[in-house]
């Protein structure tokens, strides 16, 4: 330096009902969010004393022939143990692009993409 390959999970339940259907109307019955409400659950890659929330990086957008640049996007606290942990152990907290859609970290879609990086082979 090349060439293979691998490279992200996740709404059980139970309320409401925006809207809609049956209907002349109206009562009444029915449908109706994994997005609202209670709860439930998940957690990419390096680095460090093992880390969603310490540093860094990816996944998005916008420019560019390209290398790359620019932009937007989040969160931790307290006790304990230890030479050493915002990483362990016990508590009690938080946080999650974009487009669609009844408001979405958990459905759909873009993506049979693209990706830090990991693995082995030359």
């Nucleotide at each position: 330096g090349c060439c293979u390959u691998c490279g992200g999970g996740g709404c059980a339940g139970g309320g409401u009902g925006a809207g809609g259907g049956c209907c002349a109307c109206a009562a009444g019955c029915c449908c109706a969010a994994u997005u609202c409400c209670c709860g439930a659950u998940c957690g990419g890659c390096g680095g460090u004393a093992c880390a969603g929330c310490c540093c860094g990086c990816g996944a998005g957008c916008g420019c560019g022939a390209g290398a790359g640049c620019g932009c937007a996007g989040g969160a931790u606290c307290c006790g304990g143990u230890g030479c050493a942990a915002c990483u362990c152990c016990g508590g009690g907290g938080c946080c999650g692009a974009c487009g669609g859609u009844a408001c979405a970290g958990u459905c759909c879609g873009g993506a049979u993409a693209g990706g830090a990086g990991g693995a082995g082979g030359c």

Overview:
The RNA shown here (FMN riboswitch aptamer (RFN element)) has 122 nucleotides and comes from a soil metagenome. Of the family's consensus pairs, 100% are formed in the model. It matches the Rfam family "FMN riboswitch aptamer (RFN element)". Its family is annotated with FMN binding in the Gene Ontology. The RNAcentral record of the sequence draws on MGnify.